[in-house]
Context: one part of a larger RNA
RNA sequence: UUGAACGCUGGCGGCAGGCCUAACACAUGCAAGUCGAACGGAAACGAUGGGAGCUUGCUCCCAGGCGUCGAGUGGCGGACGGGUGAGUAACGCGUAGGAAUCUACCUAUUAGUGGGGGAUAGCCCAGAGAAAUUUGGAUUAAUACCGCAUACGCCCUACGGGGGAAAGUGGGGGACCUUCGGGCCUCACGCUACUGGAUGAGCCCAUGUCAGAUUAGCUAGUUGGUGGGGUAAUGGCCUACCAAGGCGACGAUCUGUAGCUGGUCUGAGAGGAUGAUCAGCCACACUGGGACUGAGACACGGCCCAGACUCCUACGGGAGGCAGCAGUGGGGAAUAUUGCACAAUGGGCGCAAGCCUGAUGCAGCCAUGCCGCGUGUGUGAAGAAGGCCUUCGGGUUGUAAAGCACUUUAAGCAGUGAGGAAAGGUUGAUGGUUAAUAGCCAUCAGCUGUGACGUUAACUGCAGAAUAAGCACCGGCUAACUCCGUGCCAGCAGCCGCGGUAAUACGGAGGGUGCAAGCGUUAAUC
Numbered sequence: 001u002u003g004a005a006c007g008c009u010g011g012c013g014g015c016a017g018g019c020c021u022a023a024c025a026c027a028u029g030c031a032a033g034u035c036g037a038a039c040g041g042a043a044a045c046g047a048u049g050g051g052a053g054c055u056u057g058c059u060c061c062c063a064g065g066c067g068u069c070g071a072g073u074g075g076c077g078g079a080c081g082g083g084u085g086a087g088u089a090a091c092g093c094g095u096a097g098g099a100a101u102c103u104a105c106c107u108a109u110u111a112g113u114g115g116g117g118g119a120u121a122g123c124c125c126a127g128a129g130a131a132a133u134u135u136g137g138a139u140u141a142a143u144a145c146c147g148c149a150u151a152c153g154c155c156c157u158a159c160g161g162g163g164g165a166a167a168g169u170g171g172g173g174g175a176c177c178u179u180c181g182g183g184c185c186u187c188a189c190g191c192u193a194c195u196g197g198a199u200g201a202g203c204c205c206a207u208g209u210c211a212g213a214u215u216a217g218c219u220a221g222u223u224g225g226u227g228g229g230g231u232a233a234u235g236g237c238c239u240a241c242c243a244a245g246g247c248g249a250c251g252a253u254c255u256g257u258a259g260c261u262g263g264u265c266u267g268a269g270a271g272g273a274u275g276a277u278c279a280g281c282c283a284c285a286c287u288g289g290g291a292c293u294g295a296g297a298c299a300c301g302g303c304c305c306a307g308a309c310u311c312c313u314a315c316g317g318g319a320g321g322c323a324g325c326a327g328u329g330g331g332g333a334a335u336a337u338u339g340c341a342c343a344a345u346g347g348g349c350g351c352a353a354g355c356c357u358g359a360u361g362c363a364g365c366c367a368u369g370c371c372g373c374g375u376g377u378g379u380g381a382a383g384a385a386g387g388c389c390u391u392c393g394g395g396u397u398g399u400a401a402a403g404c405a406c407u408u409u410a411a412g413c414a415g416u417g418a419g420g421a422a423a424g425g426u427u428g429a430u431g432g433u434u435a436a437u438a439g440c441c442a443u444c445a446g447c448u449g450u451g452a453c454g455u456u457a458a459c460u461g462c463a464g465a466a467u468a469a470g471c472a473c474c475g476g477c478u479a480a481c482u483c484c485g486u487g488c489c490a491g492c493a494g495c496c497g498c499g500g501u502a503a504u505a506c507g508g509a510g511g512g513u514g515c516a517a518g519c520g521u522u523a524a525u526c
Base pairs, nucleotide, nucleotide: 001524002523004522005521006520007519008518011373012372013371014370015369016368017366018365019331024329025328026327028326029325030324033076034075035074038073039072041069042068045067046066048063049062050061051060052059053058054057083284084283085282092209093208094207095206097204098203101201102200106197107196108195110193111192112191113190114148116146117145124137125136126135127134128133154163155162156161168189169188170187171186172185173184176183177182210256211255212254217247218246219245222244223243224242225241226240227239228238229237259281260280261279262278263274264273265272266271286307287306288305289304290303309320310319311318312317337363339362340361341360345359346357347356348355349354376406377405378404379403386397387396388395389394410467412462413461414460415459416458420453424448425447426446427445428444429443430442431441432440433439470515471514472513473512474511475496476495477494481510482509483508484507485506491498492497
């Protein structure tokens, strides 16, 4: 000094920390959704209107016209956030550089956003199956899918030329047109292509990075070249051919151990030890393998195959993966609640309102640690009683107690009560956009208004010394001594060593010493 444990003891608060072992197996709940302003729609709920029945305030039916919205198509996000350290001695990590690359959302510039088509979920009908699920038919939409047109810049090129895009939705509206849907204008959000930026990521190289020589030789895609393939990109990354190289006592290869770092502990430093919490990077997600989608994965809560294990089954076949948060069993010396809230911060989606968020913010448990406070203060000699010792005179416990006079922190009870709140909504003003005084955006002002924690912090009042001290040690090292018991016994012990009849060393008592809500022991490290 510790992520500690054990023994005895235990008042309060603040701030931290809390499976180091079985990367063992997991019941249950939750942990990634969101968008109706992309789409066809309407299962549920509600409002409204209509109808029917009556029990006169209920039930049923109809209406996507409305608020909304299950399932479905589509978009974005599920590659972040959270966990763990099994593997890895490696360009994995750290430091310093590099060129042959990609980058959704964001940002800046530029150019566009024309005109068509065929399907398919859902719904409906008919089946199969115990279930998971699934087959066929008919029909339908889109910001889903596919051609055509156009191409500033872009790509390919033999420099002649060739190739390739897109999608709409919503708000508002004066003329004009209208099949009454809208067109048209405008704004917002989108969409396509190209070029920059930012961010993130991939790759290469120099150097550093544990132990063993009772591991001395290792290597055939091996080392290099050429042609080709592949990748976003370089490259034996892959392949065909050619050459015979490449590494190694400056420790290759093999074996063991291990995530690395900023840091942390110790130390005057040099160093040694370590890598919990927090932060950066890496790796993994029951075990092994594989790809798909996508800007990004070879993907913890996605897919496929194989394996082990568990569960369901109508025996034909299916389902699952807590090293997310809680929690359970097991292992262990040992490590917490199946809590509250999205109020704040942050993230995803959305124009927004908002929804989701076991991230996060809080609360609960534990003296696990650090820090602070308290368990009273003053006075009080008859030096009380009792205990212990005694040379029997006394000494000591000891101002200690009692008594007297005070105080009320903390705990308790009652009351008052910040801050964490910024936003959002609404009204008005100004500015911008615009044909527009609509609408939308920005700024400002007024009003309104959101808190899990929370019985918050803090403050005030009330009562009463009231509710609050232990643990280890006392032979030397090492601060602190006497009596009794025991008699090499029982026992102590970190080392030296104590104990065999007066033991300051064992056990008890009185007294003392040291720390103190802790004190000792054990373990580990400097």
Predicted 3D model of a 526-nucleotide part of an RNA (small-subunit ribosomal RNA, 5' domain) from an uncultured prokaryote.
Model confidence (mean pLDDT): 87 of 100.
Its Rfam family is "Bacterial small subunit ribosomal RNA". Rfam links the family to the GO terms ribosome and structural constituent of ribosome.